RNA sequence: GCUACUAUGGCUCAGCAGGUAGAGCACAUCCUUGGUAAGGAUGAGGUCACCGGUUCAAAUCCGGUUAGUAGCU
Numbered sequence: 001g002c003u004a005c006u007a008u009g010g011c012u013c014a015g016c017a018g019g020u021a022g023a024g025c026a027c028a029u030c031c032u033u034g035g036u037a038a039g040g041a042u043g044a045g046g047u048c049a050c051c052g053g054u055u056c057a058a059a060u061c062c063g064g065u066u067a068g069u070a071g072c073u
Stems, first nucleotide, its partner, number of pairs: 001072007010025004019056001027043005049065005
């Protein structure tokens, strides 16, 4: 220098034939218990790495940038 893949709540990951953003763990409150853990109920938390384009509508499609991983030279 070139190519591919990855980037989504605090963490690990789904969602990519465009149509109101989800799960598990963790966290908060409550219930349960003599107390803790476990269990149960409820809730908060992300506008999807960044910039632009297409579209009525973009996490999803297109271009560019950044970071990481792998490969090639």